[in-house]
RNA sequence: AUAUAUGGUAGAGGUGCAGUUUUCAUGAGUACCGCCGGCAUUAGGGCAGGGCAGCAGCAGGCGGGGAAGGGGACGCUGCCGAAGUGCCGGUUUUUGCUUCAGGGCCGGCGCUGGGCUGCUGCAGAAUAUGCAGCAGACUGUCACAGUUGUGGAGCGCUAUCAUUGGA
Numbered sequence: 001a002u003a004u005a006u007g008g009u010a011g012a013g014g015u016g017c018a019g020u021u022u023u024c025a026u027g028a029g030u031a032c033c034g035c036c037g038g039c040a041u042u043a044g045g046g047c048a049g050g051g052c053a054g055c056a057g058c059a060g061g062c063g064g065g066g067a068a069g070g071g072g073a074c075g076c077u078g079c080c081g082a083a084g085u086g087c088c089g090g091u092u093u094u095u096g097c098u099u100c101a102g103g104g105c106c107g108g109c110g111c112u113g114g115g116c117u118g119c120u121g122c123a124g125a126a127u128a129u130g131c132a133g134c135a136g137a138c139u140g141u142c143a144c145a146g147u148u149g150u151g152g153a154g155c156g157c158u159a160u161c162a163u164u165g166g167a
Base pairs, nucleotide, nucleotide: 005163006162007161008160009159010158011157014080016079017078018077019076020075022073023072024071032064033063034062035061036060038058039057046055047054049100050098051097052096083112084111085110086109087108088107089106090105091104092103093102094101113139114138116136117135118134119133120132121131122130123129141152142151143150144149145148
């Protein structure tokens, strides 16, 4: 001085990821409210995702008439396991109850490098969109070969600093 190993810092992938204000469409002439007529009458039908309990209603016509989730656009913010998702646990919430089911948050263990397209399934009002699986080409990265191909995974890769320090 260096291989290797450990730790820190800073970066890259690009239709990159997530959050959020405003606005727009959809949701929807739906839910709901009022009036009118008809049917029903203590419950087999109806009322919230299921069940129990409780309540009492149903179809049509006329008039009035939303919202939430999800989505698009401009902007802003935080970032590059960004983030998403499966299982388990805790907590909270949805209606009177519920070791059912759904939603939010936190933690643990796993999976996915990334976006796009198609098919299948779930969610959803939806043909929007999201998620999961499979397939396809593309793309970034490293390794091995060397025409350009093959393969791996982000607990990765590049740069740099510190410590260790073999031959």